Predicted 3D model of a 75-nucleotide RNA (transfer RNA) from a Candidatus Colwelliibacteriota bacterium. The same sequence occurs in records of 2 taxa. The RNAcentral record of the sequence draws on ENA.
RNA sequence: GCCAGAGUAGUUCAGUGGUAGAACGCUUUCUUGGUAAGAAAGAGGCCGGGAGUUCGAUCCUCCCCUCUGGCUCCA
Numbered sequence: 001g002c003c004a005g006a007g008u009a010g011u012u013c014a015g016u017g018g019u020a021g022a023a024c025g026c027u028u029u030c031u032u033g034g035u036a037a038g039a040a041a042g043a044g045g046c047c048g049g050g051a052g053u054u055c056g057a058u059c060c061u062c063c064c065c066u067c068u069g070g071c072u073c074c075a
Base pairs, nucleotide, nucleotide: 001071002070003069004068005067006066007065010024011023012022013021018055026042027041028040029039030038048064049063050062051061052060
């Protein structure tokens, strides 16, 4: 330099056009003599950045950034 994949909640990952979910973690409450476990409720996200297409974009297109893997050239 080229190609492919990935970027979404604190973490690991779903969701692939109609204003985003799970598990674990966190907070509160219940249960217990107390803790752990268990049960219930809740908070937490402008979906990596920008532009375009569309009535509407996490999703489609283009550019950029970061990470991972592969390939090639030069020294």
Taxonomically the source falls in Candidatus Colwelliibacteriota (Bacteria, Bacteria candidate phyla). Rfam family: tRNA. The family's RNA type in Rfam is transfer RNA.